[in-house]
RNA sequence: CGGACGAAAGGGCACACCCCGCGUGAGCGGGGGUCGCAAAGCCGACGGGAGUCGCGCUUCAAAGUUCUGAAGCGCCGACUCGGCUGGGUUGCCGAA
Numbered sequence: 001c002g003g004a005c006g007a008a009a010g011g012g013c014a015c016a017c018c019c020c021g022c023g024u025g026a027g028c029g030g031g032g033g034u035c036g037c038a039a040a041g042c043c044g045a046c047g048g049g050a051g052u053c054g055c056g057c058u059u060c061a062a063a064g065u066u067c068u069g070a071a072g073c074g075c076c077g078a079c080u081c082g083g084c085u086g087g088g089u090u091g092c093c094g095a096a
Base pairs, nucleotide, nucleotide: 012037013036017032018031019030020029021028022027035083041089042088043087046086047085048084049081050080051079052078053077054075055074056073057072058071059070060069061068
C1' cells in the first nucleotide's frame, strides 16, 4: 500500500402503516414513520425468480336476448420489483 473479516466511533438508508401526486395495475415519486440493513448505494441494456396488464384456451358460477365474474394453463407480448436472489460496479471507519 492492497485484500479478507467486522468491534468501536461518526454517521447513512428507511419495512409495514398514514397523507399527497402519477399509473388500468404490479408499482413509482414526495412528506411523515422507523421493521430492519455493513452496501437496504447504483446496474432490469448480464441472468434466475416473482408479480401486473393484454391475448388465447379450459373449467366453474350468476344471468337467461347479450353479457359478466372467478380459477387454472400457455405466450417467442409489454411492463414492474435491486428491502427476492446470482452477478457486476462504486464506497465511510480501520480493533481483534